This is a predicted structure of a 91-nucleotide RNA (c-di-GMP-I riboswitch aptamer) from Roseateles sp. DAIF2.
RNA sequence: GCGCUUCUAUCGCACACCCGUUCGAAAGGCGGGGUCGCAAAGCCUCCGGUCUACCUUCCCGACCCGGGACCAGGACAGCGGGGUUGCCGCA
Numbered sequence: 001g002c003g004c005u006u007c008u009a010u011c012g013c014a015c016a017c018c019c020g021u022u023c024g025a026a027a028g029g030c031g032g033g034g035u036c037g038c039a040a041a042g043c044c045u046c047c048g049g050u051c052u053a054c055c056u057u058c059c060c061g062a063c064c065c066g067g068g069a070c071c072a073g074g075a076c077a078g079c080g081g082g083g084u085u086g087c088c089g090c091a
Base pairs, nucleotide, nucleotide: 012038013037017033018032019031020030021029023028036078042084043083044082046081047080048079049076050075051074057069058068059067060066061065
C1' cells in the first nucleotide's frame, strides 16, 4: 500500500399512531410530527406473495339505484427472492 472482515465511530431511514392533502374509486401515495425497528428499512415490480376493485362482466333486489361474486392496466421495495449502488475498516 492492497484485499477480506468484526467491533467501533460518523451518519442515514422512519413502524405504529396523529395532523394536513382540489393525488387516488380504493388500497395507497405525498407533506409535517413521531421514533418500533433496520447495515442497505437506498433504488428497481423480473419471480412469488399480500392488499384494493373504479370500470367491464355475471347474479339478486323493492331495479334512474343498491347489494353480492370474479377480475389488475392499480398498490405494497418496512413480505420474501432477485438485480443494482453505497458508509466504517481491529487482529
The RNAcentral record of the sequence draws on Rfam.